[in-house]
RNA sequence: AAUCAUGGAUAAUCGCACGUUGUUUUAAACAAUGUGAGGAAAGUCCAUGCUCACACAAACUGAGAUGUUUGUAGUGUUCGUGCGUAGCGAAAAAAUAAGCUACGGCUCUAUUCUUACGAGUAGAUGACGGCAGAAAAAAGAGCUAAGGCCUAGGCUAUGCUUGAGUAUUCUUGAAAGUGCCACAGUGACGAAGCAGUAGGGGAAACGCUACUGGUGGAACGCGGUAAACCCCUCGAGUGAGCAACCCAAACUUAUGGUAGGGGCACUUUUCUCCUGGAAAUGAACAGAGGGAAGAGGCAAUUUUAAAUUGCAGACAGAUGAUUAUCUCUGAGAAAAUGGCCUGAUCAUUUUCUCUAGACAGAACAUGGCUUAUAGUG
Repeated sequence: AAUCAUGGAUAAUCGCACGUUGUUUUAAACAAUGUGAGGAAAGUCCAUGCUCACACAAACUGAGAUGUUUGUAGUGUUCGUGCGUAGCGAAAAAAUAAGCUACGGCUCUAUUCUUACGAGUAGAUGACGGCAGAAAAAAGAGCUAAGGCCUAGGCUAUGCUUGAGUAUUCUUGAAAGUGCCACAGUGACGAAGCAGUAGGGGAAACGCUACUGGUGGAACGCGGUAAACCCCUCGAGUGAGCAACCCAAACUUAUGGUAGGGGCACUUUUCUCCUGGAAAUGAACAGAGGGAAGAGGCAAUUUUAAAUUGCAGACAGAUGAUUAUCUCUGAGAAAAUGGCCUGAUCAUUUUCUCUAGACAGAACAUGGCUUAUAGUG
C1' cells in the first nucleotide's frame, strides 16, 4: 500500500412509535409487557419481483365480452447498442445485466532512450463500428497545319483543347451514399487548383515535371466532421412507480372521492362467511373485508425429546435524552525492575487521570456493482 473482519455492551430514570394482554369503553385514555435504523441504510449503474396503464395473442364463463386468467407478440416512420477474443458475474437452478479480469490492437497524454524514424515505461470516466481503393469514354464544338493534296493561295487531323476525370465500370468490406469546413482565396477534398520562375517534349496548337509565392485556423496531408443526415452489427413488448394502486364515513337528488383506512410488514398455503362481478338473472373470476386451521425461516428463554414467546413500519415521517459501570482504542503523569561505568534511550510491570472517537439514518421488497469510512485485528 492492497484485501478481509469489526466498527461497543449492561443497568436505571424520563420520553417517542407500534404490537399483545387487562381496566374502562364509541373512539380514545391508563397500566403491564415485548420490539424498535447500516455495512454501506448512500449513489440510482444494472437487474428480479410486485402494482397500474397501453399493445398483441391464446384460453375460460356466458345467449352475448367491453369481463376474467395466462403469456409476450409485432422487425419498424420505435428504442437501445458498438475495438477483438476468452473467462468470471447475483437474486433456488440455468441464462444473463451492469460490472470485473486476462491477452491483443488502435488513439491520446506524460516521461526516458535515439540525429531522426522509432522503441520502452506509466496512465486514460478512451461517445474505440462505417466518410475506402482503382479504371474510364463518345457524339458535338473549337484551335493548329507537320505530313498529304491541289499548287500565288488554300483544303485537310492521324496532333491538341473542351465535352470530362463526367456518363460509366471494377475491387475489398457487415456497412463507405448525400452533405458541411463562414469570410478571405483560383480552389476547402473534386484523381480539384491561380500567378511566377526553371527544365523538358512538340512543326505549331498545346502538355508534362520541379520549386517559389498569395489567401486562410487548415491548401491535398492514406485532411477533418457521423455529439452531420444516414448505413451496418447485435439486442429489446412499452411507459410510470408505493405520493403506484385499492376502499370509502359524514355530506349530497345524484355525481363525487374529502376526513379516514388499506397497500404496510418474517415468508407462505388452504377452508369458510361476506362483498363485487356486461342492461334483469346467474357463471367464470376477484377481494388492498371478517374469521379459522396449518407449513417454513431467524432469535431468545425454559423443563433442552420439545415447548413458549417474539420478529421496526412511519409518511409533517417514531427508533431519543441523561446518569453510572464495563470493555476496545488512544493520550498524559509517577514509581519499580532488567540491560548499561553514568546518563539518555529501550523493554516489562504497577498506580492514577482523561478518552466510544470515522463514514453516516430504514421509506414497496430483494440481488449485484460503485462510492465514503477514524481506530483495531